[in-house]
Context: one part of a larger RNA
RNA sequence: CUGGGCGUAAAGGGAGCGUAGGUGGCUAAAUAAGUCGGAUGUGAAAUCCUACGGCUUAACCGUAGAACUGCGUUCGAAACUGUCUAGCUUGAGUCCGGGAUGGGAUGGCGGAAUUCCUGGUGUAGGAGUGAAAUCUAUAGAUAUCAGGAAGAACACCGGUGGCGAAUGCGGCCAUCUGGCCUAGGACUGACACUGAGGCUCGAAAGCGUGGGGAGCGAACGGGAUUAGAUACCCCGGUAGUCCACGCCGUAAACGUUGUACACUAGGUGUUAGUGGUAUCGAUCCCACUAGUGCCGCAGUUAACGCAUUAAGUGUACCGCCUGGGGAGUAUGCCCGCAAGGGUGAAACUC
Numbered sequence: 001c002u003g004g005g006c007g008u009a010a011a012g013g014g015a016g017c018g019u020a021g022g023u024g025g026c027u028a029a030a031u032a033a034g035u036c037g038g039a040u041g042u043g044a045a046a047u048c049c050u051a052c053g054g055c056u057u058a059a060c061c062g063u064a065g066a067a068c069u070g071c072g073u074u075c076g077a078a079a080c081u082g083u084c085u086a087g088c089u090u091g092a093g094u095c096c097g098g099g100a101u102g103g104g105a106u107g108g109c110g111g112a113a114u115u116c117c118u119g120g121u122g123u124a125g126g127a128g129u130g131a132a133a134u135c136u137a138u139a140g141a142u143a144u145c146a147g148g149a150a151g152a153a154c155a156c157c158g159g160u161g162g163c164g165a166a167u168g169c170g171g172c173c174a175u176c177u178g179g180c181c182u183a184g185g186a187c188u189g190a191c192a193c194u195g196a197g198g199c200u201c202g203a204a205a206g207c208g209u210g211g212g213g214a215g216c217g218a219a220c221g222g223g224a225u226u227a228g229a230u231a232c233c234c235c236g237g238u239a240g241u242c243c244a245c246g247c248c249g250u251a252a253a254c255g256u257u258g259u260a261c262a263c264u265a266g267g268u269g270u271u272a273g274u275g276g277u278a279u280c281g282a283u284c285c286c287a288c289u290a291g292u293g294c295c296g297c298a299g300u301u302a303a304c305g306c307a308u309u310a311a312g313u314g315u316a317c318c319g320c321c322u323g324g325g326g327a328g329u330a331u332g333c334c335c336g337c338a339a340g341g342g343u344g345a346a347a348c349u350c
Base pairs, nucleotide, nucleotide: 004321005320006319007304008303012318014201015200016199017198021194022193023192025088026087027086028085030083031082033081034080035077036076037075038074039073040072041071042070049065050064051063052062053061054060091191092188093187094186095185096184097182098181099180103177104176105175106174107173108172109171110154114150115149116148117147118146119145120144121143125136126135162169163168206247207246208245209244210243211242215241216240220236221235222234223233258317259316260315261314262313263312266295267294268293269292270291271290272289273288274287275286276285278283299306300305323350324349325348332343333342334341335340
């Protein structure tokens, strides 16, 4: 190893594309590498096993047989795998019609709100809290009206609703662009699945250069609270948050559930579509397909639960786990401007 597992106990890679590799639909022919059978050679002796025998027995020893599950040669079988040849259309893909969409990128536009500035009206407060104070205001604030500027985010619609591989995506318009669903046909003819390395994408925070800066706001200052208060509350406020380009590469990157395919009761809601039926029509009803929820049988599970969106029944491939702490640490190597990231122990200890 044969023969365990990975939703919550340790364990699914953050996500995709894809190299090698592994695996691979239906029909027929050939071949005979794998596979199976026969023959033959070899597989030293000892050991192991079986039988009989020798030491009073046993261990030990002797004789014989079996075995040595292997390898070579040769003859044969042709179902399966492989190889090769010819074909097929159901897997996969292409084209034509239609559909939904916050999928991505760029540019432009819009209104509400906020803050600031200017002017008008107007007068003693405003702001804030559990209560206060710091703060702000007679140099005219708050409130209100008019005008202007700036940046950021897009109320309602909005929904266990949509799109995307994941991260994620929400005002409106235009341009460029990706994927998906679906009716009927035509075409290619296994072109497929997975995927070690590799490459690409990857929230927030953070970093570099240059811009921008309304609001919010780590750090920081002040006021309170308190025994203290390096906090919670309040007044301010810098980085940052925003944009462009370049890094970083991590998250409770979670459905804590890898990807693909097939099969296995149903019920109900919802989104998109197709077909049918009824209707003058809007639209209702029925069936199906793709998605997204809830409930639930068989089955499964340690239980909770899962249950056609499986954690059920199977197949293929990848990743990962092996007691707790030490430790995601040390060391080496790789990556990074840095912060740090990736890989990743042991002593010791319970």
Molecule: small-subunit ribosomal RNA, central domain
Organism: uncultured organism